[in-house]
Context: one part of a larger RNA
């Protein structure tokens, strides 16, 4: 030195566990902000570095409920104090709420510095305190130039707006890596990204539709049709619709013609522009006549109670054991209740030990609900008649987008550029086009539900168990980086600290004894404690 074998050290696999995760499932809510939000900075404790709360009233303060003995946050020490005259706590309503931040009186290197009017302190200076003073838009006044009448601008009341928001949502812009085994059309993708907006939903949405000679009847979402028709360097890939089933159901106002009444401009008899009236659909309206009603309904305002939420309470029924053990819930031995034998906890494995759980009950305050009922809005038929029914549109041409459809036979849809109609004997569609046939009324508008996300309550889980599972059971911390932004590692003594008095060696760390414990080879480098790695003996 190699082997082996026993003992130990280092080290944290493994197993057991769970305060966190991760899906999914009911139910319920969903925006906040100039009454200063989101989101910070500095404070604030008897003593106070982080975390929490909290705001000079600063782990709080008030008032109304709950609820009954402890209590002064994580936080286990001391000191001091609260509290049956009801403390802590928990629930609703309030007050306070430095300063930064849109940040808004003026500037600033964000948490700072500097002012002005007014007002209040015995207060024209000076000090403190309070209020106000940013832009814009909108509206109603007020002043008021060069420049005479006006405007332009100044102002001052009132109302709005700003700013944020993980995701879901509209819209505007809009890549490339990649795929095509290169790569250009094409894909990826109208994604990502950037910018605008809304709202709790948002978008769509009441046919100029789909169909097919039968029909159907707004829109959303799902399931199927369907990897179908089909597009496509006919490669890679792209990918419907009709039509079935389902969820959910709801429809409606506006211009117009006429009528009325107003203001404006003048050329004085028309134009136009405002208000009220009418009127709203494939036939229909208006206008004449003529006849007939006051229902039926609401998505709008008010509106009570039922219920519900946000604290809570009440709640069945077990003893022995001189078994075992530290310790009974275990094992025996005898019993009970069950609308409860869901679960969780207690020194191990407990329906009757504790939280609870079937099953009941409850709110003084806020919030939801939202009936009767009351405003509001909403209601006809015949006939004549020929006024009205959405224009730079509709179609056409070019170049482009979108459509599953890449220019294709290429319709329908949007529109930059040119052109540019008709008025119900009127216009669009039915995948070039025509004919005939059949739907169906554009060029104004609003519309709950069903759907996307989230969160928050109970709950489930052939979902994870500490290299898993969220980046994070400990945290957007530590740390990195000028920044934008990156972005970890770390969990377990023990029931219970009973966390080792006291002696002894030692500077000290450690350590041997005493003590505690069931156990210390459970001592805080703490459950279990694998291998690799090192030491020490022995054997060869």
């Nucleotide at each position: 030195g190699g082997c082996g074998c026993a003992a130990g050290g280092c080290g944290g696999a493994u197993g057991c566990c769970u305060u966190g995760g991760c899906a999914c499932u009911u139910a319920a809510g969903g925006c906040c902000g100039a009454u200063g939000a989101a989101g910070g900075a500095c404070g604030u404790g008897a003593c106070a570095a982080g975390c929490u709360g909290c705001g000079a009233u600063a782990a709080g303060c008030u008032u109304c409920g709950g609820g009954g003995a402890g209590g002064a946050g994580c936080a286990c020490a001391u000191a001091u104090c609260c509290u049956a005259c009801g403390a802590u706590c928990c629930g609703g309503a309030g007050a306070u709420c430095u300063c930064c931040g849109a940040a808004u009186g003026g500037g600033g290197a964000a948490a700072c510095c500097c002012a002005c009017a007014u007002g209040a302190g015995a207060g024209a200076g000076c000090c403190u305190c309070a209020u106000g003073u940013a832009u814009c838009c909108g509206u109603a006044c007020a002043u008021g130039a060069a420049u005479c009448c006006a405007u332009a601008g100044u102002g001052u009341g009132c109302g709005g707006a700003a700013g944020g928001g993980a995701a879901c949502c509209c819209g505007g812009u809009g890549a490339a890596c990649u795929g095509a085994a290169a790569c250009a059309u094409c894909u990826a993708a109208g994604u990502a990204g950037c910018c605008g907006g809304a709202g709790g939903a948002a978008a769509a949405g009441a046919a100029a539709g789909a169909a097919a000679c039968c029909u159907c009847g707004a829109u959303c979402u799902c399931c199927c049709a369907a990897g179908u028709a089909g597009c496509g360097g006919c490669g890679a890939g792209c990918g419907a619709a009709c039509g079935g089933g389902a969820g959910u159901c709801a429809g409606c106002c506006c211009a117009a013609a006429c009528c009325g009444g107003g203001a404006u401009g003048c050329u004085u008899g028309c134009a136009u522009c405002c208000c009220g009236g009418g009127g709203u659909u494939g036939c229909g309206g208006a206008c004449u006549g003529u006849c007939g009603a006051u229902a039926c309904g609401u998505a709008c305002c008010g509106g009570a109670a039922a219920g519900a939420g946000u604290a809570g309470c009440c709640g069945a029924a077990c003893g022995g054991u001189u078994u075992u053990g530290g310790g009974a819930a275990a094992g025996c031995c005898g019993u009970c209740c069950g609308g409860a034998g869901a679960g969780g906890g207690u020194g191990a494995a407990a329906g009757a030990c504790c939280c609870g759980u079937a099953g009941g009950c409850g709110a003084a305050a806020c919030u939801c609900g939202g009936a009767a009922c009351g405003g509001g809005c909403c209601a006809g038929a015949c006939a004549g008649c020929a006024c009205c029914a959405g224009a730079g549109u509709a179609c056409c041409a070019c170049g482009g987008g979108a459509c599953a459809c890449g220019g294709g036979a290429a319709a329908c849809c949007c529109u930059g550029u040119g052109g540019g109609a008709a008025a119900c004997c009127g216009g669009g569609g039915a995948g070039a086009c025509c004919a005939c046939u059949c739907c169906c009324c554009a060029a104004g508008g609003c519309u709950a539900a069903a759907u996307a996300c989230c969160u928050u309550a109970a709950g489930u889980g052939a979902c994870c168990g500490a290299u898993a599972g969220u980046g994070c059971a400990c945290a957007g911390u530590a740390c990195u980086g000028u920044g934008a932004a990156g972005g970890a590692a770390a969990g377990g003594u023990g029931a219970a600290a009973a966390g080792g008095a006291c002696c002894c060696c030692g500077g000290g760390a450690g350590g041997g004894g005493a003590g505690u414990g069931a156990a210390a080879g459970a001592g805080a480098a703490c459950c279990u404690g694998a291998a690799a790695c090192c030491c020490u003996g022995c054997g060869u």
A computed fold for a 540-nucleotide part of an RNA from a Lachnospiraceae bacterium, annotated as large-subunit ribosomal RNA, domain I. The RNAcentral record of the full RNA draws on ENA. The organism belongs to Lachnospiraceae, within Bacteria. Its Rfam family is "Bacterial large subunit ribosomal RNA". Clan: LSU clan.